A computed fold for a 105-nucleotide RNA from a Bacillota bacterium, annotated as Glycine riboswitch aptamer.
The coordinates come from a structure-prediction model, not an experiment, and the mean pLDDT is 78.
The sequence was found by an Rfam model in a public genome assembly.
It matches the Rfam family "Glycine riboswitch aptamer". About the family: This family represents the bacterial glycine riboswitch.
[in-house]
């Protein structure tokens, strides 16, 4: 001096669904039940692949095929625990700037 991957921060964009109902309270807030949403977070699952067993094939073994069991791994899919359903806040993800780490050269 290069700066992958990953992480933090700032800025910009960023969807969906009751400003519903009842109680308390002057509003915010709090509580209750019902109805909804998926893009904080969280959870679940497939093929591939690996191992074992059985059957078929074979004179026997190996190999191969099929079936069963176990392991194994993802999401923007699924669940709706959490969160959310006016504004504000939050918000996966995208872009951008910067910082940290340090693979590689």
């Nucleotide at each position: 001096a290069u700066g992958a991957c990953g992480g933090g921060u700032g800025c910009g964009g960023g969807a969906g669904a009751g400003a519903a109902c009842c109680c308390u309270g002057g509003u915010c807030g709090g509580g209750g039940g019902c109805a909804c949403c998926g893009a904080a977070g969280g959870a679940g699952c497939a093929a591939a692949u690996u191992g074992g067993c059985a059957a078929c094939c074979u004179g026997c073994c190996c190999a191969g095929u099929u079936g069963c069991c176990a392991a194994g791994u993802a999401a923007a899919c699924u669940c709706u625990c959490a969160g959310g359903u006016a504004a504000a806040a939050g918000g996966a993800c995208c872009g951008u700037a910067u910082c940290c780490c340090g693979a590689u050269g």